[in-house]
RNA sequence: GAUGGAGGCGCGGGUCUCAUCAGUACCCCGGAUCAUGCCGGCAGGCACGGGCGAAAGGGAGAUUUGCCGAAGUGGAACGGACGCCAUUCCGUUUUGCUGGGCUGCAGGAGAAUAUCUUGCAGACUGUCACUUUAUGUGGAGGGCCAUC
Numbered sequence: 001g002a003u004g005g006a007g008g009c010g011c012g013g014g015u016c017u018c019a020u021c022a023g024u025a026c027c028c029c030g031g032a033u034c035a036u037g038c039c040g041g042c043a044g045g046c047a048c049g050g051g052c053g054a055a056a057g058g059g060a061g062a063u064u065u066g067c068c069g070a071a072g073u074g075g076a077a078c079g080g081a082c083g084c085c086a087u088u089c090c091g092u093u094u095u096g097c098u099g100g101g102c103u104g105c106a107g108g109a110g111a112a113u114a115u116c117u118u119g120c121a122g123a124c125u126g127u128c129a130c131u132u133u134a135u136g137u138g139g140a141g142g143g144c145c146a147u148c
Base pairs, nucleotide, nucleotide: 001148002147003146004145005144008068010067011066012065013064014063015062016061017060018059027051028050029049030048036047037046038045039044040085041084042083071098072097073096074095075094076093077092078091079090080089081088099125100124102122103121104120105119106118107117108116109115127139128138129137130136
């Protein structure tokens, strides 16, 4: 350097079904106001009653598929989408962090007590090194093991 592998509630993608979103939004009918308050700002709308009545994102299950920096996430730049700006979302490039899953606390996102994510802590687990071989200590995936 090449090839092949391992960690385990292991990491992603697609399809289908189900619940939630929500009796919410939109639309229609009737009223009230021209002021006040609310939605990040403008525009625009909303506030009361009735009728009709979703969807997306996120989640669970089944199935299928790609894999083991799998992948996730912070910063910056660029492009795109929503009436416009911002926020937010999607994609690309670059750079930083994270071995892995779990639990708890705090923050953020979210309709949500679901779920995701960041930081901290805890024990567990895989791997290598050291070692006083002990329920030990330390490191990180650019690592580790096997073969050529």
Predicted 3D model of a 148-nucleotide RNA (Lysine riboswitch aptamer) from a sheep gut metagenome. The model forms 100% of the base pairs in the Rfam consensus. Model confidence (mean pLDDT): 79 of 100. The sequence is in RNAcentral, with records from MGnify.